[in-house]
RNA sequence: UUCUUAUCCAGAGAGGUGGAGGGAUUUGGCCCUUAGAAACCUCGGCAGCGGACUUUACUAAAAGUACUGUGCCAAUUCCAACAAGCACUUGCUUGGCAAAUGAGAA
Numbered sequence: 001u002u003c004u005u006a007u008c009c010a011g012a013g014a015g016g017u018g019g020a021g022g023g024a025u026u027u028g029g030c031c032c033u034u035a036g037a038a039a040c041c042u043c044g045g046c047a048g049c050g051g052a053c054u055u056u057a058c059u060a061a062a063a064g065u066a067c068u069g070u071g072c073c074a075a076u077u078c079c080a081a082c083a084a085g086c087a088c089u090u091g092c093u094u095g096g097c098a099a100a101u102g103a104g105a106a
Base pairs, nucleotide, nucleotide: 001106002105003104004103005102006101007100013043014042015041016040017039021032022031023030026081027080028079029078044073045072046071048070049069050068051067052065053064054063055062056061077098082095083094084093085092086091
């Protein structure tokens, strides 16, 4: 990097360096940001996935512990885009695409 698969309305921030952008990409909207963006570092936190352990159950499974590998810590993945259905002004629901993360494979 590609493929398969699961999840995606829950949760969790302070300090330092830095100095203008950021919210994946394109478009539109909306929002954050010099009362300091991105990025990096330190410390802290969360508990989604895999492992480990504990309890219930002893087939499957459920709950928990933050020990381990990752991940994450504004707003649903910020919202929409494509299709279908409902309402016909804005809208709502479902599905799909894409992204992100884990696990497995090449």

Model confidence (mean pLDDT): 82 of 100. SAM riboswitch aptamer (S box leader) from Lentibacillus sp. CBA3610, 106 nucleotides, folded computationally. The model forms 97% of the base pairs in the Rfam consensus. NCBI's taxonomy places the organism under Bacteria, Bacillati, Bacilli, Bacillaceae, Lentibacillus.